[in-house]
A computed fold for a 107-nucleotide RNA from a Planctomycetota bacterium, annotated as SAM riboswitch aptamer (S box leader). The source organism's lineage runs through Bacteria, Pseudomonadati and Planctomycetota. Rfam family: SAM riboswitch aptamer (S box leader). From the family's description: The SAM riboswitch is found upstream of a number of genes which code for proteins involved in methionine or cysteine biosynthesis in Gram-positive bacteria. The SAM riboswitch acts at the level of transcription termination control. Its family is annotated with regulation of gene expression in the Gene Ontology. The coordinates come from a structure-prediction model, not an experiment, and the mean pLDDT is 83.
RNA sequence: AUCUUAUCGAGAGUGGCUGAGGGAAGGGCCCGUUGAAGCCACAGCAACCGGUCGCGCUUUGCGAUGCUGGUGCUAACUCCCCCCGGUUUGUCCGGGAGAGAUAAGAU
Numbered sequence: 001a002u003c004u005u006a007u008c009g010a011g012a013g014u015g016g017c018u019g020a021g022g023g024a025a026g027g028g029c030c031c032g033u034u035g036a037a038g039c040c041a042c043a044g045c046a047a048c049c050g051g052u053c054g055c056g057c058u059u060u061g062c063g064a065u066g067c068u069g070g071u072g073c074u075a076a077c078u079c080c081c082c083c084c085g086g087u088u089u090g091u092c093c094g095g096g097a098g099a100g101a102u103a104a105g106a107u
Base pairs, nucleotide, nucleotide: 001107002106003105004104005103006102007101008100013042014041015040016039017038021031022030023029026081027080028079043074044073045072048070049069050067051065052064053063054062055061078099082096083095084094085093086092
């Protein structure tokens, strides 16, 4: 980098350095000098993988547990956009697609 599978309405932030951008891309709509992005420190959330425990009983499944483990994450549904239906016409409701993100595996 490509492919496969699963998940994406929940959850969780402060301080220091620094100083104008950021929310993937385009459009929109937002966030931002009451401090963006980035880096560092500490903290937290979740439970994909791993660990541990229990049950099932050999296909490896289900449940519990936050563990000095591996990642991820800590504005807005993945902020919205496309298609179908509804509709109080709204960034509204339900379903689906595309793209994206994350994890695990394969090449």